[in-house]
RNA sequence: AAGUUUAGUAUUUUUUUGAGAAUUUGAUCCUGGUUCAGGAUGAAUGCUGGCGGCGUGCCUUAAGCAUGCAAGUCGAACGGAUGAGUCGCAAGACAAGUCAGUGGCAGACGGGUGAGUAACGCGUAGGAAUCUACCCCUAGGUUUCGCAUAGCCCUCCGAAAGGAGGGGUAAUUCGGAAUGGUCUCGUAAGAGUAAAGGACUUAACGGUCCGCCAAGGGAGGAGCCUGCGUCCUAUCAGCUAGUUGGCGGGGUAAAUGCCCACCAAGGCGAUGACGGGUAGCUGGACUGAGAGGUCGAUCAGCCACAACUGCACUGAGACACGGGCAGUACACCUACGGGUGGCAGCAACUGGGAAUAUUGCGCAAUGGGGGAAACCCUGACGCAGCGACGCCGCGUGGAGGAUGAAGGCUUUCGGGUCGUAAACUCCUUUUGCCAAGCCGUUCACAGCUUGGCGAAUAAGCUUCUACUAACUACGUGCCAGAAGUCUCGGUAAUACGUAGGAAGCAAGCAUUAUCCGGAUUCAUUGGGCGUAAAGUGUGCGUAGGCGGUUGCCAAAGUCUUAUUUUAAAGCCUCGAGCUCAACUCGAGAUUUGGGUAGGAUACUGGGCGACUUGAGGAUUGAUAGGGGUGCUAGAACAGUAUGUGUAGCAGUGAAAUGCGUUGAUAUAUACUGGAAUACCGAUGGCGAAGGCAGGCACCUGGGUUUUUCCUGACGCUGAGGCACGAAAGCUAGGGUAGCGAAACAGAUUAGAGACCUGUGUAGUCCUAGCCGUAAACGAUGUCCGCUAGCUCUCACUUGCUAAGCAUAUGAUUUGUCGUAUGUUUUGCUAGUGGGGGUGUAAGCUAACGCGUUAAGCGGACCGCCUGGGGAGUACGGCCGCAAGGCUAAAACUCAAAGGAAUUGACGGGGACCCGCACAACCUGUGGAGCGUGUGGUUUAAUUCGAGACAAAGCGAAAAACCUUACCAGGGUUUGACAUCUUACCGUUUUAUACUUUUGGAAACAUUAGUAGAUCCGUAAGGAUGGUAGGACAGGCGCUGCAUGGCUGUCGUCAGCUCGUGCCGUGAGGUGUUCCCUUAAGUGGGGAAACGAGCGCAACCCCCGCCUAAUGUUAAAUAUUCAUUAGGGACUGCCCUGUUUUUACAGGGAGGAAGGAGGGGAAGACGUCAAGUCAGCAUGGCCCUUAUACCCUGGGUUACACACACCCUACAAUGGCGAAGAACAACGUGUUGCAAGUCGGUAACGGCAAGCUAAUCACUGAAAUUUCGCCUCAGUUCAGAUCGAGGUCUGCAACCCGACCUCGUGAAGUCGGAAUAGGUAGUAAUCGCGGAUCAGCAGGCCGCGGUGAAUACGUUCUCGGGUCUUGUACACACCGCCCGUCAAGGCAGCAAAGUCAGGGGUGGAUGAAUCAUCAUUUUUUGGUGAGAGUCCAAAUCUGGCGAUGAGGCUUAAGUCGUAACAAGGUAUCCCUUGCCGAAGCAGGGGAUGGAUCACCUCCUUU
Repeated sequence: AAGUUUAGUAUUUUUUUGAGAAUUUGAUCCUGGUUCAGGAUGAAUGCUGGCGGCGUGCCUUAAGCAUGCAAGUCGAACGGAUGAGUCGCAAGACAAGUCAGUGGCAGACGGGUGAGUAACGCGUAGGAAUCUACCCCUAGGUUUCGCAUAGCCCUCCGAAAGGAGGGGUAAUUCGGAAUGGUCUCGUAAGAGUAAAGGACUUAACGGUCCGCCAAGGGAGGAGCCUGCGUCCUAUCAGCUAGUUGGCGGGGUAAAUGCCCACCAAGGCGAUGACGGGUAGCUGGACUGAGAGGUCGAUCAGCCACAACUGCACUGAGACACGGGCAGUACACCUACGGGUGGCAGCAACUGGGAAUAUUGCGCAAUGGGGGAAACCCUGACGCAGCGACGCCGCGUGGAGGAUGAAGGCUUUCGGGUCGUAAACUCCUUUUGCCAAGCCGUUCACAGCUUGGCGAAUAAGCUUCUACUAACUACGUGCCAGAAGUCUCGGUAAUACGUAGGAAGCAAGCAUUAUCCGGAUUCAUUGGGCGUAAAGUGUGCGUAGGCGGUUGCCAAAGUCUUAUUUUAAAGCCUCGAGCUCAACUCGAGAUUUGGGUAGGAUACUGGGCGACUUGAGGAUUGAUAGGGGUGCUAGAACAGUAUGUGUAGCAGUGAAAUGCGUUGAUAUAUACUGGAAUACCGAUGGCGAAGGCAGGCACCUGGGUUUUUCCUGACGCUGAGGCACGAAAGCUAGGGUAGCGAAACAGAUUAGAGACCUGUGUAGUCCUAGCCGUAAACGAUGUCCGCUAGCUCUCACUUGCUAAGCAUAUGAUUUGUCGUAUGUUUUGCUAGUGGGGGUGUAAGCUAACGCGUUAAGCGGACCGCCUGGGGAGUACGGCCGCAAGGCUAAAACUCAAAGGAAUUGACGGGGACCCGCACAACCUGUGGAGCGUGUGGUUUAAUUCGAGACAAAGCGAAAAACCUUACCAGGGUUUGACAUCUUACCGUUUUAUACUUUUGGAAACAUUAGUAGAUCCGUAAGGAUGGUAGGACAGGCGCUGCAUGGCUGUCGUCAGCUCGUGCCGUGAGGUGUUCCCUUAAGUGGGGAAACGAGCGCAACCCCCGCCUAAUGUUAAAUAUUCAUUAGGGACUGCCCUGUUUUUACAGGGAGGAAGGAGGGGAAGACGUCAAGUCAGCAUGGCCCUUAUACCCUGGGUUACACACACCCUACAAUGGCGAAGAACAACGUGUUGCAAGUCGGUAACGGCAAGCUAAUCACUGAAAUUUCGCCUCAGUUCAGAUCGAGGUCUGCAACCCGACCUCGUGAAGUCGGAAUAGGUAGUAAUCGCGGAUCAGCAGGCCGCGGUGAAUACGUUCUCGGGUCUUGUACACACCGCCCGUCAAGGCAGCAAAGUCAGGGGUGGAUGAAUCAUCAUUUUUUGGUGAGAGUCCAAAUCUGGCGAUGAGGCUUAAGUCGUAACAAGGUAUCCCUUGCCGAAGCAGGGGAUGGAUCACCUCCUUU
């Protein structure tokens, strides 16, 4: 939606019926394109291929065609020729049959093709002015006479094709006459008008059949006319002379300009004429839910064509595919004189092409032609052949079968999988092969039945990242390649190639091409236009579209009933036949359309009439920068004149150019000039828009409101058209104060053709004319109706109040007051109408937002859009003086372009807050010398890593050998080390230990000797061990961008999240924002949130106070001390402050300590592909007599230089000497610390007590204090460097250790730009200990001693946090991105010219044929029409095109940096000028500009 049921609704039942996905983003919603999944094909290509049925097969060159066949038949129309055979002696007769010709009918059908045709061609529905052979029906006729001609005979021409002349002949050939129902002419009388016979039969008359003539009717067929429908293009807008109509002729079967003469000037066209392009039309086919879209093979209907063009003849029918004439092109034959041909019939061939079949059989069936018939003909047709080209059906076996075989692949090595799959057992025989028979009336080809054989003869193709069903291994390494889209591939590729496995379909499967679908992506069904593409700049108005209330008429639209048509086939439903299906048949339904007749009258349209609410007019007042013309005012500015006056003025971020001593600027007065109108003034007013502003006058347009009246739908919109239309610009003439494109100059800058500055021309102003565009914006077309508010303003109305004026009246002492009425004004309230705003309910929207001034709900009409770029461009046309405007494509290219909103990040945006971040203060670094590290350089090697902060006294808490990874040389190969296994050895021997020979630098190689086996087991044997072999070891080799773990950093910054709820379509938001506060997302208040987690804080450790207990390692006691366990601090108390309050803050008391008491450990979610494969572990790759292992020596320590971090200094707050003058703490010690004592100037050495440590030792700390000297100098500062002599460690101190003594005594006198640390027991300064360690500390990690200065504050620098804002960024500003130039490629545009094609026009020529005239016996000639050919000029279309200008595109080219943030001069639009380029500047405009301030409005209290 339809049907059934029901009074109606509900209910029940039945039928039909529409799927999306990927891709723009960090993510989201939307808009929007691209792509895919489906179906189809007359297909083609790749791989593969068992059978059958039914269909189907040159889509391209309407290109050309060898050969064969495709239309003939009739002797019962005719004269002849021939003639099997029969009869006959023969002559001859008869005669089945056959044949060329005359004649008849057919050949106009059947078959093919789609070139042309945009048309009455086709489809559909009608019409009148026609014809019709064969066929059917009806009722008639069929009498008579004659002239020819082919065949045949003779002669001749020609190569042939063919033809000419003479003679004679027949008919159903042809002609005359008669008759005339009918028909024609005519008013009538009347006139005119036909025929053909043949066969059979009969003794004959006659009969039968087939014919013939005339007439009427039918059926079927054909011709003509008309309404409606029938592709794209307006970058085709005007076309037409037989054109449109009439009168009269001609012509036709028939109406008609069909043709002709004359007359008139018509006819067609935005409802698209004319022109151009494309195309046979239809039933139908494919697709689709449908509406539609695309197509027109096979089958059927119609049309057109037959090599191309024209023409007629015959005929019932043709202007004729297998007939004719002529011209043209092509081809063939030729004796060169002439002839012949037309496959777009069936086969076949050549060519073309991606591509399309047999030179088959048969007339058995169906149909056609001829014939009386038999029969003949039929490439129509029926069949077969070829092609998986399509649809349909069948098969390639079925059941069982687990040692889950072998083998393949894979593996975590256990297994898994191919897989019941195979083998094997049992069974079956479709297809196939073999054989026999049967049926189909005739019969080409087929078919059917039965029997036998044997699992035998039979599976491929594509795919496996997502869309989209299906996964692993190996190879490759942005290569090779894949790809429909997004994309995949740069060493672990489910995306490439191969393999195994899997998925899908299956005798097919994929790919390509095309159509429909999905695509609601042209939207009637069924879209949009504020910001995504899209409302004309605005109005007036023509055609058109649409239109208020009411009555009557008619019935065009509309509805209904009946009828007719809508061919068949096809689709659909039901049924039937082939074993099923495909296929075929029958019946029904459908055919949504058209015609005719009858009916209905609500609505729309038409006619007639009425109405007032739409619309308009008149009238009374009010209102405003509406338009035009004239007059006029003041301020400012500039100039001129004069006076005063003196050195500057002007300008900028800072300057300079410029002006000024010839007197500027400044100031005073006067005059002149042009342009614009402060305050009022407002998001306020007016206008259609553009736009409009000093004042006054005049002319003039429109709106609103109000009073009364009038007309009577007069209305709305509006394609074309017309008018207006900012600024800039143009033409002509004026004017020119200021400003000011261009230009010149000064600055800035890397440059500066700019921003800034000084001059300054057009212009800006006026008059007259042009231009016609803007972000001409509310980015919102005009008009009408409906749907909650609030507010401002204007007009009008009601009420109240106040004031003034007038009148009347009362009181009063003249002033004055009260009351009433009228009038004017102010304020308030309420209402109606117009206009301007704002925030909302509902609703709408992708969101933002809109919201009675709609972007809501509806109606009418117009304009516009359909991915981005190319491009508002080219070409063409129209307009313009020009600039240019309007109209307006395509090729090519991309998979996006875009809107709104979200989260981040960023900003040369904003607000708030914090931090030794700045500031304040102290001490340094940067300068010197030395040490250490790094770079660079060098080298055989100078091993490697770390690189802003967050690498550089870092890995390394110790490089002489070792370490050691590097280099040179030498040596070893199951290995220096682990596990397993095989053989052998174990008495001798070997293992092991020691000694030893030779070579050597050693490792190592080699020789000899001594000692010498152990454990378990009864034994065999096993374990430890060795030798040889095999598995394997080993690697500081690579990849930190394959990883684990660990670490750094932002940052001890305060953040990062979740559950539930709520808001939003969603990404997301809320919570976590806001106010106060804090070190803190710390706490409090409020709030659509309520809670929670990881972080913060706290819990842990050390220090500071107290209490208690215990206490060794002096003989004891007490304290200190040490250890253990507790206490103490919590804004607990008081005052004050903040918005009541709270949190909190400030102050105070008490207290050892006060607001986190000081310090440590502890590092949220995450960021940096941060660091580390060389600490360790580990995937993958690589080496395996070497990239493994061992040894000696060297190197890591080099040295022109640069950087980083220390140390020591430059001195008097100091140095040196003396004085055992005073005071620590943390720690460490048996291969060790070492008292003490002796020796040595000393480093140190000898002897040696004590201590496994609160016991002994390291260990007498130093700065400090006291005394003395030095006196401002390269020094009694400083100590580098160098010389000599030593000590210690160690196998060894040369490269290359530390220390001691003596001597030597460099630079350096406080450090440029710049820069580091530190807020209290801190900086600064002083020493001490430890790890590493044989030895070596200026480094590192700890310890204590002495012990400061400063902080106003948050403007600035840096870093961080929160909120907000803009964004074209998201690899996130180290982002994105624009244009020139240079290079490669691609397609298009213009272009001198050149080539090809089209149609018409004009001129010349002109066949066949037709018309006409003349001569006519034939014929010939003239005129006209006429296909074609030649010539001419212009025109149109297309191809190529030197060169020119632009466009698009291409991993890493050049120059700048225009845009995105306030993008560093806000951006953009129109216009003008200028410039390497983006662009800049002037004029006007927009906000689609950030920020700050002010104003206004709104909301809340």